[in-house]
C1' cells in the first nucleotide's frame, strides 16, 4: 500500500426505505424490608460517527470523509 467489515441513550444490541428507533444491563423515583439486596410498578436519557447525494420519505441505499477490527502483502 490493498480487501472485507463496523460505527445507533452511559455499556451492548435489534431494527425489509414508511409515519413515536427495540430490547437487556446500568441509572433516578416510588412499593416492599428495621436497613440492604432480591421483586414488582414508573421515569429520565439517542442530533443513529461527520459531511454530501438519491427519494415524497434515510438507522437502512450512493459518495467522500474520520476512527477501529479482520485479513493479504
Nucleotide at each position: 500500500g490493498g480487501u472485507u467489515c463496523c460505527a445507533u441513550g452511559g455499556u451492548g444490541u435489534a431494527a425489509u426505505g414508511g409515519u413515536c428507533a427495540u430490547c437487556a444491563c446500568a441509572u433516578c423515583u416510588g412499593u416492599c424490608u428495621a436497613a440492604c439486596a432480591c421483586a414488582c410498578a414508573g421515569a429520565a436519557g439517542g442530533u443513529u460517527c461527520u459531511g454530501g447525494g438519491u427519494u415524497c420519505a434515510a438507522u437502512c441505499c450512493c459518495c467522500a470523509g474520520u476512527g477501529g477490527a479482520a485479513c493479504c502483502a
The prediction has a mean pLDDT of 83. The RNA shown here (transfer RNA) has 73 nucleotides and comes from Nothobranchius furzeri. The sequence is in RNAcentral, with records from GtRNAdb and Rfam. NCBI's taxonomy places the organism under Eukaryota, Teleostomi, Eurypterygia, Acanthomorphata, Nothobranchius. Its Rfam family is "tRNA". The family's RNA type in Rfam is transfer RNA.